RNA sequence: GCCGGACCAGGCCACACCCGUCGCGAGGCGGGGCCGGAAAGCCGCGGGUCUUUCAGCGUGAUGCAAGCGGAAGACAGCCGGGCUGCCCGC
Repeated sequence: GCCGGACCAGGCCACACCCGUCGCGAGGCGGGGCCGGAAAGCCGCGGGUCUUUCAGCGUGAUGCAAGCGGAAGACAGCCGGGCUGCCCGC
């Protein structure tokens, strides 16, 4: 270095939910929390899901709402991919 593992040591991250805050929203950030995680560290590259104060097509309607693809975004704890990395070799 690669492979395997989460047994040991020191530790790390933090789901739901709650509080604060930012955002139209998905959701982000901070604190609490502790479902879980061996990359739950980082990167929106492929797929997927979700959002929209946005524009279009289009159906029913005239309260608005479903659907389609577009654009702009969100999720790295959805799956792949890329980069990096602690401990152990039972």

Background:
A computed fold for a 90-nucleotide RNA from a Pseudomonadota bacterium, annotated as c-di-GMP-I riboswitch aptamer. It was read from a public genome assembly, where an Rfam model found it. The coordinates come from a structure-prediction model, not an experiment, and the mean pLDDT is 79. Of the family's consensus pairs, 95% are formed in the model. The organism belongs to Pseudomonadota, within Bacteria.